[in-house]
RNA sequence: CUCUUAUCAAGAGUGGCGGAGGGACAGGCCCUGAGAAGCCCGGCAACCAUCAAGGCAGGUGAUUUUACCUUGAAAGGUGCUAAAUCCUACAGAUCAGAUGCGAUCUGGAAGAUAAGAG
Numbered sequence: 001c002u003c004u005u006a007u008c009a010a011g012a013g014u015g016g017c018g019g020a021g022g023g024a025c026a027g028g029c030c031c032u033g034a035g036a037a038g039c040c041c042g043g044c045a046a047c048c049a050u051c052a053a054g055g056c057a058g059g060u061g062a063u064u065u066u067a068c069c070u071u072g073a074a075a076g077g078u079g080c081u082a083a084a085u086c087c088u089a090c091a092g093a094u095c096a097g098a099u100g101c102g103a104u105c106u107g108g109a110a111g112a113u114a115a116g117a118g
Stems, first nucleotide, its partner, number of pairs: 001118008013041001015040003021031003026088003042081003047077002050073006057066001085110001090107006
């Protein structure tokens, strides 16, 4: 970098350093010297790993073991810590509307994170 699977309306700071940008891209709409990004500390969550209990399938002469599922504990590897992934973008359905370019829902695309594969 590509592919696969899962999740994305919950949650989390009156902290320290820093000193002008940030919210992926485009449009919008926002945040920001009452201090942006970034770093550190703190915090949140529980994807993977770990541990415990239970269930089920395979296997075996039988047991142990193992894969998988559920629940719980803890916090090792990540992640996250304004606004729904801030909203929209493409397609469909329903409704509204006739100078107005909208509303709701569903799906997709794109993106983010985790785990696995190449």
SAM riboswitch aptamer (S box leader) from Lentibacillus kapialis, 118 nucleotides, folded computationally. The organism belongs to Lentibacillus, within Bacteria.